[in-house]
The RNA shown here (SAM riboswitch aptamer (S box leader)) has 112 nucleotides and comes from Halalkalibacter suaedae. RNAcentral holds the sequence, with entries from Rfam. The organism belongs to Halalkalibacter, within Bacteria. Rfam family: SAM riboswitch aptamer (S box leader). From the family's description: The SAM riboswitch is found upstream of a number of genes which code for proteins involved in methionine or cysteine biosynthesis in Gram-positive bacteria. The coordinates come from a structure-prediction model, not an experiment, and the mean pLDDT is 82.
RNA sequence: UUCUUAUCAAGAGAGGUCGAGGGUAUGGCCCUAUGACACCUCAGCAACCAACAAUGAUCUUUCAUUGUAAGGUGCUAAUUCCAACAAGUUUAGCCGACUUGAAAGAUAAGAA
Numbered sequence: 001u002u003c004u005u006a007u008c009a010a011g012a013g014a015g016g017u018c019g020a021g022g023g024u025a026u027g028g029c030c031c032u033a034u035g036a037c038a039c040c041u042c043a044g045c046a047a048c049c050a051a052c053a054a055u056g057a058u059c060u061u062u063c064a065u066u067g068u069a070a071g072g073u074g075c076u077a078a079u080u081c082c083a084a085c086a087a088g089u090u091u092a093g094c095c096g097a098c099u100u101g102a103a104a105g106a107u108a109a110g111a112a
Base pairs, nucleotide, nucleotide: 001112002111003110004109005108006107007106008105013042014041015040016039017038021031022030023029026083027082028081043076044075045074048072049071051068052067053066054065055064056063057062080104085101086100087099088098089097090096
């Protein structure tokens, strides 16, 4: 970098360095010199993987559920900020509103 699977409406911020951009891409909207983005330190959140415990099933050993949080990641503005593309509901029709899905993206686990 690519592929597969799962999740994405909840949760959790202070300090330091730097100095102008950032929120994936388009439009909107928003954050930002009262210091963005990035990096570092500490703190926290979560429970994907691993670990441990309980219960149930299977009984070769594994699976399922629940819990814990000292390990590996991740995350700590706004629902992935909203829309965009497709289908549907509503309407006489449009607008608008709503629902579902796709695409793109993020994270985890596995594979090449």